[in-house]
The RNA shown here (transfer RNA) has 75 nucleotides and comes from a bacterium. It was read from a public genome assembly.
RNA sequence: GUCCCCAUUGACUAGGGGUUAGGUCACCACCCUUUCAAGGUGGCGGCGGGGGUUCAAAUCCCCCUGGGGACGCCA
Numbered sequence: 001g002u003c004c005c006c007a008u009u010g011a012c013u014a015g016g017g018g019u020u021a022g023g024u025c026a027c028c029a030c031c032c033u034u035u036c037a038a039g040g041u042g043g044c045g046g047c048g049g050g051g052g053u054u055c056a057a058a059u060c061c062c063c064c065u066g067g068g069g070a071c072g073c074c075a
Base pairs, nucleotide, nucleotide: 001071002070003069004068005067006066007065010025011024012023013022018055027043028042029041030040031039048064049063050062051061052060
């Protein structure tokens, strides 16, 4: 330099055009318990940035950023 893959709540992850963006753990509140843990109910909180396509984009396309990988460097 070229090409490929990845980026979603604090963590891990599902979702491949029409979702209230779901789940588990964590966190918060309440319940339960003599207390703690466990358990039950509810809540908080997220699509790396920009642009494009579309009636509609986390999802498709382009660029950038960050991470990982493959190839090349011999004239």

Record summary:
Its mean pLDDT, the model's own confidence on a scale to 100, is 82.